[in-house]
The part of an RNA shown here (small-subunit ribosomal RNA, 5' domain) has 543 nucleotides and comes from a metagenome. It matches the Rfam family "Bacterial small subunit ribosomal RNA". Its family is annotated with ribosome and structural constituent of ribosome in the Gene Ontology.
Context: one part of a larger RNA
């Protein structure tokens, strides 16, 4: 000099864009943060309103409504969001390998979707419990569950042939055998058949289901190289190194037996510290330091361990076990996990609102309408940072008053002020007032595709209407009026800027040199000056 997720002191007008627990991965009150589908399925309220009966209590019917809430089932919940504890490691970066692998939803291609069965929730009855919840009997549906049929590919067994290879195998063709599948839903139509207004079988459209192959995407595993400090850590290892067999995984792997290997001064083992990277800061560069925000990867979710479900987890807002802690309890037993968004206590020099909205972008579910979304979009707070703007402009010498200095003549603050003439940014008031929003969905019109069809459905084009949290915000016009808006540090040298008074090695200053013991440009105050400016200094840290 530059920089910072900064803090502290003094001061503080406005706006835009960013940014904000670096410490206790400390403990957490309360609310929200993952649901959705009735076009998979069975069942199905109440309040309220209306009508009828009845002296009344009450009762029946209709609407509410096939709505709410709940249940079975499907998909999602493995994404998104947080944190950096652990990890010196194939964790990360980079380049490869997988002939050792997987991949739901999505896309393409080919084929199929036949025919049966038995349950379990919900519901109802009974029982146990303070609760959390649990047990038993009975009824029932499905795209839930289970047999059967059909069987191509894959796999396995027995054979044959060709090609390739890293020599372990891989790919392709072919004969026989074994084994393996499914689920429907919604809309429309009568061309053919049946009853015959119409409906059913059927046809048709969309969607779903199953099998196989391929793609895309996402991942798993392996390898070369790179990746902090300590040798005041020198030896380490027994599933350890290799082989065989068995078990198991998508693959890696695990176990038993046999052999005795394997790593290491090119630093093994041990210890300390640390998430890694793109990047960021600095520097002419080389280098040094760093990894907050944003992006990629990894790891973790009270602590430790484990598996289940699933395409995917060993799973932040799932399950089980153990532990610590907190809460409820009828003492028998139960409940919980903010390193999600806000917020609280605590720790600390120090770090924000228990806000608005799904309008946009994106995500989940759904055929869709739509629902959910503390992701996200916005707003709030903080000069925490960067950037921009303002605090007025011109004129004005009796160089006013006043302050300070003085050699007492004067000098200086100083065109500074006042006065006069203007301007109108920002803030204030009044009125107008956006873009972000329509390429999507639904409606209408037209064309095309499918089809027996002027149904339906799908695709394309056009038209009209509607949808905004921010926000009556940005922006624009007008009104008024210099009115509301300047401080901080320094002035001995380094280093730009000097005098007076007070003090008297005292009080104090100080980054280094050093000032102060009676004339202190170095302490404190004042006048003046210098430098920056809504900031200025100090401290800490990096180059």
């Nucleotide at each position: 000099g530059a920089g910072c997720g900064a803090a502290c002191g003094c001061u503080g007008g406005c706006g835009g864009c960013g940014u904000g627990c670096c410490u206790a991965a400390c403990a957490c009150a309360c609310g929200c943060a993952a649901g959705u589908c009735g076009c998979a399925c069975g069942a199905g309220a109440a309040a309220a309103g209306g009508g009828g009966g009845g002296c009344a209590a009450c009762u029946c019917c209709c609407u509410g409504a096939g709505u709410a809430a709940a249940g079975u089932g499907g998909c999602g919940a493995a994404c998104g969001g947080g944190u950096g504890a652990g990890u010196a490691a194939c964790g990360c970066g980079u380049g490869g390998g997988u002939a050792a692998c997987c991949u739901g939803c999505c896309c393409u291609u080919a084929g199929a979707u036949c025919g049966g069965g038995g349950a379990c929730a919900a519901c109802u009855c009974c029982g146990c419990g303070a609760a959390a919840g649990c047990g038993g009997g009975g009824c029932u549906a499905a795209u839930a569950c289970c047999g059967g049929a059909u069987a191509a590919c894959a796999u396995c067994c027995c054979g044959u042939u060709u090609u390739c290879c890293a020599a372990g195998g891989a790919a392709a063709a072919u004969g026989g055998g074994a084994c393996c599948a499914a689920a429907g839903g919604u809309g429309g139509c009568c061309u053919c058949u049946g009853c015959u207004u119409g409906c059913a079988a059927g046809c048709u459209a969309c969607u779903g289901u199953c099998u196989a192959a391929g793609g895309a995407u996402g991942g798993g595993c392996c390898c070369g190289c790179g990746u902090a400090c300590c040798a005041u850590u020198a030896g380490c290892u027994c599933g350890u190194u290799g082989g065989u067999a068995g078990g198991g995984u998508a693959a890696c792997c695990c176990u038993a037996c046999c052999a005795a290997g394997g790593c290491u001064a090119c630093g093994a083992u041990g210890g300390u510290u640390a998430g890694c990277u793109g990047g960021u800061c600095u520097a002419a560069g080389a280098g040094g330091a760093u990894g907050g925000c944003c992006a990629g990867c990894c790891a973790c979710a009270c602590u430790g361990g484990a598996a289940c479900u699933g395409a995917g987890a060993c799973a932040c807002g799932g399950u089980c076990c153990a532990g610590a802690c907190u809460c409820c309890u009828a003492c028998g037993g139960g409940a919980g996990g903010c390193a999600g968004c806000a917020g609280u206590g605590g720790g600390g020099a120090a770090u924000c609102u228990u806000g608005c909205g799904c309008a946009a972008u994106g995500g989940g579910g759904g055929a869709a309408a739509c629902c959910c979304u503390g992701a996200c979009g916005c707003a709030g707070c903080g000069a925490c940072g960067c950037c921009g703007c303002g605090u007025g402009g011109g004129u004005g010498a009796u160089g006013a008053a006043g302050g300070c200095c003085u050699u007492c003549g004067g000098g200086u603050c100083g065109u500074a002020a006042a006065g006069c003439c203007c301007u109108g940014u920002c803030a204030g008031g009044u009125g107008g007032g956006a873009a972000g929003a329509a390429u999507g969905a639904g409606g209408c019109u037209g064309a095309g595709a499918c089809g027996a069809a002027u149904a339906c459905u799908c695709u394309c084009a056009g038209c009209a209407a509607g949808u905004g949290a921010c926000g009556g915000u940005a922006c624009c016009a007008c009104c008024a009026g210099a009115g509301g808006a300047a401080g901080c540090a320094c002035c001995g040298g380094c280093u730009a800027a000097c005098u007076c008074c007070g003090u008297g090695c005292c009080a104090g200053c100080a980054g280094c040199c050093g000032c102060g013991g009676u004339a202190a440009u170095a302490c404190g105050g004042a006048g003046g000056g210098u430098g920056c400016a809504a900031g200025c200094g100090u401290u800490g840290c990096u180059c």

About this RNA:
The full RNA is in RNAcentral, with records from SILVA.